Overview
Predicted 3D model of a 1409-nucleotide RNA (small-subunit ribosomal RNA) from an uncultured bacterium. Rfam family: Bacterial small subunit ribosomal RNA. Gene Ontology terms of the family: ribosome and structural constituent of ribosome. The RNAcentral record of the sequence draws on ENA. Its mean pLDDT, the model's own confidence on a scale to 100, is 85.
């Protein structure tokens, strides 16, 4: 190596398939069983082969063939035969094997026989365990899967199996399954358990354990006790490999390992030492089972990275209010310890059986062998020199990750500047980011931390425990009604449900409890409890069920009444519209916001009479009636349904609800046939409008009407399902009944229908015996918004369409009720020069001034609807000045501090545009001190801290201001009401200029505002009379002087006015109206005074100030220029256009102010601006200073003028260093536009508008601006309809950045997912047919054939052939899922696109179905 035996069906792996041939639990009957175990019986005698080996041959190989030869516990007969099997009960069938050890007697020449022990062998009966089979219950989703099934369901005969069975077959019957979900489709191994949860539940089925299925995919059998067999066989298929091209080989979902895929998952390790398995008598062999080691912080647990001391606190970092704070006892430093690590040394448990020796039992004839027990001895360790122990030195070897806006523990700085980025949700970032990035600090966890993915929880957010449906999502449009669910009061059985006890089972592990073992823990092992379940059995009889028998309260029937637009059919009637005929009659009618289209001289409209036709039924008429709902309205007749009430009789639970189903169902619409007066989609015309496919008007077809047949939907609403029971009341009304009354009275009861309200309910609103209250029964429906009631599929329909009814994707909301505001082309009331009534302007002209724009080197900056624009600016030639061009300085023009020096200061000259630079003269200062000296101030030089900035941010700010608005409002405390936001007070009735006051009131009080207090003006008094005044007395040109202080006036103090008085009215109020008196009358006139707040209003350029920026410049000085430009546009004012005027002459009367760097008289000069000289005045003294309009005369005569004055030429004056850019004024000359102003728009209500002049501030000079002053001095207001603004109440709201709000749809562009789509391509599946490998079974006439036999032959076996079944495969035709597809449909989302304005307010035509 081979024959033979046993094992290989175990162990190990995986989860593809499988929704039941599975699994879990509990039962069961018709079975098999190697090894193991207890019995019983046997084990006799023969035969023929064959592998190996040898020889030969073929083949590349795999392998195969032939010849010869051989053994067995391999194979085959014979004998024996039962409590075995079969049986027609006569009988028949029917097994075996030896091997090893030992041996006394006996036999044999020997081998051996024989005996015995061990291991085997045969038959059979049991057992145990295992396996096969059956039943019941449980076991995912979809009905857009509703019917499925022909071996299908059952029976009989036969076959088959270990066994029951349509498991198979022939025949017969027509069953069987299914709404308690069959069939089909999708998904899935099941369980013990795991995880979460208070539980009930939900999700899952890794590791460990039980069962099942599978072994590349499909089919098949063989062997065997067991397989239809992971590391066996045969066939088919795909794939890979070898090949000599002929043919062969293979199956890691075993352990390692490789490749691929992927976000991702380990070593081609050690050992059989232990546990277990197979074989073996055993030794022993095998064992990627297993035990160990390796890799991975993957998880759980434990340990460490030091401990103590150490500063009113080092350095460094960070922050800072610059003082300090913080990091922080942290570090350094001092002392201590040594787990861990390092080094050295020692060193386990896990190992006990077996085996040997001795003793003693069993077996035996036996001291042999085998075997049991006890004692003793005793080999064997992969892990591993591992756990552990000892010693040595030494803080030595050892900390990260996330976060710090809220949720949520923890904050600052810098950088960035809607960028970069963050983000679980809300959201953060646009120059001061606790949210981005970095740093410091902090918080949390810690050898981990954070993210991602997933499950449960919170989520009562699928609600069994434990939700809802009037308005938030949600009651079917209504009724009938089968199945189903639920069901009144007694009595008697029963025991299905129910309850109680017992028994069996509910594997182990897990969870829990107790104690134990590893130093602790994780972990492990022991005991207990539990496993809430299922089955069996015993009992109970209340309740539910069931059977029987009764009852009348639910329900129903009959008799008697009652009301009614209940339904169907037929007939009849009058009013009105329209049309037709005839008459009268004449120019319009009709229509509208206004018109037009239209009708009408061919005679309309109007009016009279007659006729035709259709539709609808005024008044009655009513939160009245009837009906299930939709709905029903003239009158009469016929047919017919239902309801209510009273009493009596009868039936005897006959009831309630109702998925599927059936019937009815407004309007519109459809079909066929009629009818058609009015109205009237579509359509036409006319208007309106930017447009007007609308609203309005003139016409008008379908339709509206009838009959028959469909459709089946409505905001089909009470947005409220049906039935039953219970629970305070009041008021009306409809239909009945009872009692009562003189009454048309009063009261009660049943059935309807309304209003208000208690308890209760409700988020609130509200509901409230007709419930949305308290309960019961049954049905329907909901689960964020959009996509969408859409798509696909099914069903229905003639169609229109209906019904059932998703998903992808997208958003963080959508929604309800109520509150406060704001708003309304909502309402009521009231106010305001808001309108109206008036007067005068602006808008047209010239010039002035401011702004925009343009220009420029610069035209500095700011202010921008009202509330910017004669504003900041109460003065732009230089300066101012901030701008531009040049020149020039750098601790600086200005401030403080240090050091050194000087001496302040001053004269003159040169260069330069000047700043500046250079030179030069005189001088030795001030305070204290006797002095020495000290101090203060000044200048120069140097160095550094710093100065400086009209640079940015008014959206970082303070302060100041504007505006609503001098409008009458805005709030608070306590109380009360409401879950709350909030309300009340503050609303209401009156009244006021007023939230002013009065009354009432769940409010009572109070504050800021209003008013008053303050100033001024109007009257008087007192005091005081100079610079004021002058009546009386003198005097003068003159209040000039004496005198006086009466008057005027001045300026201080008082008085006065309060609805106080009278009348009326009002509510006996507040108040209002009228009157008296008074200088003044109802706030006397005017001013100052501006509530809570709004506008991110204005101002960083008045000032102040955070942050940022510049620092030989964005700072400072200086010269010149600019702010003054000029096709244009706007605002505000001046002057005008003329006769109420211009011009000329004469003449009168103010107030309030200013003045010494000033006002300046008078006089002189000049036409004049002005100049010269000079008095007075620091002002009731002097002066500016003349007031003007007015008045009296003259002239002009309606014209571009005797209006108007711009522009230009010339000549001057003044200020000032300087008048060119760029001043004001004067004189002479010139003499533009303009003849009262389009649309539009402003101011003003009395000493006001209008008109006239005067003064001041600023200022060297320079107002038409501005702030003041006085003179003259009107008109009008019926009134609140309208415009504007405001106040109070109320109403609607989809607004809250608050109507300058919100918001809809088409179109255009981009992206995303999706439907349809001629088709195309996979997958899967049904049916029909073809085909038919291997195999099994049947048949067999061909071929081969050792064992047996009664041997010429047969039996039996094999091969071959053939038939049946059948995998793969093929053809045809259907179904389903998926992918893809030119094109196409809608949907969603996007930056600030386009067109309109549909909705929200009466949204400008109420909206919606």
């Nucleotide at each position: 190596a081979g024959u033979g035996g046993c094992g290989a069906a175990g162990g190990g792996g995986u989860g593809a398939g499988u929704a039941a041939u599975g699994c879990a639990u509990c039962a069961g009957a018709a079975c098999a069983u190697g090894c193991c175990u207890a019995g019983u019986a046997g084990a006799g005698g023969g035969g023929g082969a064959u592998a190996g080996c040898u020889c030969g041959g073929c083949g590349a190989a795999a392998g195969c063939c032939g010849a010869a030869u051989u053994a067995a516990u391999a194979c085959c007969g014979c004998a024996u035969a039962a409590u075995a099997u079969c049986u027609a009960c006569g009988g028949a069938u029917g097994a075996a094997a030896g091997u090893g050890g030992g041996g006394g007697a006996c036999c044999g020449c020997a081998a051996g026989g024989c005996c015995u022990c061990a291991c085997g062998c045969u038959a059979u009966u049991g057992g145990a365990g295992u396996g096969g089979c059956u039943g019941a219950u449980g076991u995912u989703a979809g009905a857009u899967u509703a019917g499925g099934u022909a071996g299908u369901u059952g029976g009989u005969g036969g076959g088959g199996u270990a066994a029951a069975g349509g498991c198979c077959u022939a025949c017969c019957a027509a069953g069987c399954c299914g709404a308690c979900g069959a069939u089909c489709u999708a998904u899935a191994g099941c369980u013990g358990g795991u995880u979460u949860g208070a539980g009930a539940g939900g999700a899952c089925g890794a590791c460990c354990a039980g069962c099942c299925a599978c072994a590349u995919c499909g089919g098949g059998a063989c062997u065997g006790a067991g397989a239809c067999a992971c590391g066996g066989c045969c066939c088919g298929a795909a794939c890979u490999c070898c090949u000599a091209c002929g043919g062969g080989a293979g199956g890691c979902a075993g352990c390692a390992g490789u490749g691929g895929g992927g976000a991702a998952u380990u070593u081609u390790g050690g050992a059989c030492a232990a546990u277990g398995g197979g074989g073996g008598c055993a030794a022993c062999c095998c064992u990627g089972a297993u035990c160990c080691a390796g890799c991975a912080a993957u998880g759980c647990c434990g340990c460490g990275u030091g401990c103590a001391g150490g500063a009113c606190g080092a350095a460094g970092g960070c922050c800072u209010u610059a003082g300090g704070g913080u990091u922080g006892u942290a570090a350094a430093c001092u002392g201590c310890u040594u787990u861990u690590g390092u080094a050295u040394a020692g060193g386990a448990c896990g190992a006990a059986a077996a085996g040997g020796u001795c003793a003693u039992g069993a077996u035996u004839a036996a001291g042999a062998g085998u075997u049991g027990u006890g004692a003793u001895u005793g080999a064997u360790g992969a892990c591993g020199g591992u756990a552990c122990u000892a010693u040595a030195a030494g803080a030595a070897u050892a900390a990260g990750c996330a976060c710090c806006g809220g949720c949520u523990a923890a904050c600052u700085a810098c950088g960035u500047g809607c960028c970069a980025g963050c983000a679980g949700c809300c959201g953060c970032g646009g120059u001061a980011a606790u949210a981005c990035g970095u740093a410091g600090g902090g918080u949390g966890c810690g050898a981990g931390c954070g993210u991602u993915a997933a499950u449960c929880g919170g989520a009562a957010u699928u609600a069994c425990u434990g939700g809802g449906c009037g308005u938030a999502a949600a009651g079917c449009g209504u009724c009938c009604g089968c199945a189903g669910g639920c069901g009144g009061c007694g009595u008697g059985g029963u025991a299905a449900g129910a309850c109680a006890g017992a028994u069996g089972u509910g594997a182990a592990a897990u969870c829990c409890c107790u104690g134990g073992g590893c130093u602790c823990a994780a972990c492990c092992g022991a005991g207990g409890a539990a496993c809430u379940g299922c089955a069996u059995u015993u009992g109970u009889g209340a309740c539910u069920g069931u059977c029987a028998u009764g009852c009348u309260a639910g329900a129903g029937u009959a008799c008697a009444g009652c009301a009614g637009a209940g339904g169907g059919a037929g007939g009849u009637g009058g009013a009105a519209u329209u049309c037709c005929g005839c008459g009268u009659g004449u120019a319009g009618c009709a229509g509208u916001g206004a018109a037009a289209u239209g009708c009408g001289u061919a005679g309309a409209u109007a009016u009279g009479c007659g006729g035709a036709g259709g539709a609808a039924c005024a008044c009655c008429g009513g939160u009245g009636g009837c009906g299930a709902a939709g709905g029903c309205g003239a009158c009469c007749u016929c047919c017919u349904g239902g309801g209510c009430u009273u009493g009596u009789a009868c039936u005897g639970a006959c009831g309630c609800u109702c998925a599927u189903g059936g019937a009815c169902u407004a309007a519109a619409g459809c079909g066929u046939g009629g009818g058609g007066a009015g109205c009237g989609a579509a359509c036409a015309g006319g208007a309106u409008u930017a447009g007007a496919u609308a609203c309005c008007c003139u016409g008008g077809u379908a339709g509206u009407c009838c009959a028959c047949g469909c459709c089946c939907u409505a905001a089909a609403c009470g947005a409220u399902g049906u039935c039953a029971a219970c629970u305070g009341g009041u008021u009306g009304u409809u239909g009945g009944g009872g009692a009562u009354u003189u009454a048309u009275u009063u009261u009660u009861u049943c059935a309807g229908u309304a209003a208000c309200g208690a308890a209760g309910c409700u988020a609130a609103c509200g509901c409230g015996u007709g419930a949305a209250g308290u309960u019961g029964a049954c049905c329907g429906c909901c689960u964020g918004g959009g996509g969408a009631g859409u798509a696909c599929g099914g069903c229905c329909g003639c169609a229109a369409g209906g019904u059932u009814g998703a998903a992808a994707c997208u958003c963080a909301a959508a929604g309800g009720a109520a509150u406060u505001g704001a708003c309304g082309g909502g309402g009521a009331c009231c106010c305001g020069c808001a309108c109206a009534a008036g007067c005068g302007g602006u808008g047209g002209a010239u010039g002035a001034u401011g702004u925009g724009g343009u220009u420029u080197a610069a035209u500095u900056c700011g202010a921008u609807g009202c509330a910017a624009c004669g504003c900041g600016a109460a003065a732009u030639a230089c300066c101012u000045u901030a701008c531009c061009u040049a020149c020039c300085c750098u601790u600086g023009a200005c401030a403080u501090g240090g050091c050194a020096g000087a001496g302040a200061c001053u004269u003159u000259c040169c260069a330069g545009a000047g700043a500046u630079g250079g030179a030069u003269u005189g001088g030795u200062g001030c305070u204290c001190g006797c002095a020495a000296g000290a101090g203060a101030a000044u200048c120069u030089g140097c160095a550094c801290a710093c100065a400086g900035g009209u640079g940015c941010u008014g959206c970082a700010u303070g302060g100041c201001u504007g505006u609503c608005g001098u409008c009458a409002g805005c709030u608070c405390g306590u109380g009360u009401c409401g879950u709350g936001a909030g309300a009340u007070g503050u609303u209401g009735g009156g009244u006021u200029a007023a939230g002013u006051c009065c009354c009432g009131c769940a409010a009572c009080g109070a504050g800021c505002g209003c008013a008053a207090c303050c100033c001024u003006u109007g009257u008087c008094a007192u005091u005081a009379g100079u610079u004021g005044c002058c009546a009386u007395c003198a005097u003068u040109u003159a209040g000039u002087u004496g005198g006086g202080c009466a008057c005027u006036c001045u300026a201080a103090u008082g008085a006065g006015a309060c609805u106080g008085c009278c009348g009326g009215u009002g509510a006996c109020a507040a108040g209002c109206c009228g009157g008296a008196g008074g200088a003044a009358g109802g706030u006397g006139g005017g001013g100052a005074c501006g509530a809570c707040g709004u506008c991110a209003a204005g101002u960083c350029a008045u000032c102040a100030u955070g942050g940022c920026c510049c620092u030989u410049a964005c700072g400072a000085c200086c010269a010149g220029g600019g702010c003054u430009a000029c096709a244009c546009a706007c605002g505000u004012g001046c002057u005008a256009c003329a006769a109420u005027g211009g011009u000329a002459a004469g003449u009168a009367c103010a107030g309030a102010g200013g003045g010494u760097u000033g006002c300046u008289a008078a006089c002189c000069u000049g036409c004049g601006a002005a100049g010269g000289u000079a008095c007075g005045c620091u002002a009731a003294u002097c002066u500016c200073a003349a007031a003007a309009a007015g008045c009296u005369u003259a002239u002009c005569g309606u014209a571009g003028u005797c209006c108007g004055g711009a522009u230009u030429g010339g000549a001057g004056u003044c200020u000032g260093c300087a008048a060119c850019u760029c001043g004001a004024c004067u004189c002479c000359a010139u003499g533009a536009a303009g003849u009262c102003g389009g649309a539009a728009u402003c101011g003003c209500u009395a000493g006001u508008a209008a008109u006239c002049g005067c003064g001041g501030a600023u200022c060297a000079g320079a107002a038409u601006g501005u702030c003041g002053c006085g003179g003259u001095g009107a008109a009008u207001a019926c009134g609140u309809u309208c415009c504007c603004g405001g106040g109070c109440c109320u109403u609607g709201u989809a607004c809250a950045c608050a109507c300058c709000g919100c918001c809809c749809g088409u179109c255009a562009c981009a992206c995303c997912a999706u439907g349809g789509g001629a088709g195309u391509c996979u997958a899967u599946u049904g049916c029909a047919c073809c085909a038919g490998a291997a195999g099994u079974g049947g048949u067999u006439a061909g071929c081969c054939u050792a064992a047996c036999u009664u041997u010429u032959a047969g039996a039996g076996g094999g091969c071959g052939a053939u038939c049946a079944c059948c995998a793969c495969g093929g053809u045809g035709u259907g179904g389903u899922c998926g992918a893809u597809g030119a094109c196409u449909g809608g949907g969603g989302u996007g930056a600030a696109g386009u067109c309109g304005u549909a909705a929200c307010a009466a949204g400008g035509u109420a909206g919606c179905c």